[in-house]
RNA sequence: GGGCCUAUAGCUCAGCUGGGAGAGCGCUUCAAUGGCAUUGAAGAGGUCAUGAGUUCGAGUCUCAUUAGGUCCA
Repeated sequence: GGGCCUAUAGCUCAGCUGGGAGAGCGCUUCAAUGGCAUUGAAGAGGUCAUGAGUUCGAGUCUCAUUAGGUCCA
């Protein structure tokens, strides 16, 4: 320098055919227990990496950029 892959909640990750943004763990509150552990219920938590484009509508499609990984030279 070139090719490919990845980027979504604090962490690990789903997200189908473009239309609801989610799960587990963690965190907060409440209940059960004498207390802890644990279990149950409820809740908070999101610039879907950034910018642009296509579309009535984009996490999802296209392009560029950034960061990480990997292969070739």
Molecule: transfer RNA
Organism: Anaerolineaceae bacterium